[in-house]
RNA sequence: UUUUCGAACGGGCAAACUUAUUGAAAAAUAAGGACGCAAAACUACGGGCCUAAGGGAUUUUCCUAUGGUCGCCGAGUCACCGAA
Numbered sequence: 001u002u003u004u005c006g007a008a009c010g011g012g013c014a015a016a017c018u019u020a021u022u023g024a025a026a027a028a029u030a031a032g033g034a035c036g037c038a039a040a041a042c043u044a045c046g047g048g049c050c051u052a053a054g055g056g057a058u059u060u061u062c063c064u065a066u067g068g069u070c071g072c073c074g075a076g077u078c079a080c081c082g083a084a
Base pairs, nucleotide, nucleotide: 005082006081012037013036017032018031019030020029021028022027035071041077042076043075045074046073047072048069049068050067054064055063056062057061
């Protein structure tokens, strides 16, 4: 120095919920708030899951992503600290 690993130190992020805004919705953003997280940093590349405006159909219902989710998983990229 690098990899693995995750004691300690310094810290970091922020679930649910509330309010406001955007959106057809899922959901996102901001503020508050902490369930938790050693990648809960980034990427929609693969899978899963959510929604169905528009479109379609066997039409009072069903299907469909071009929408979304990275705090669902895999993968890729970058990275603080340094005990055993």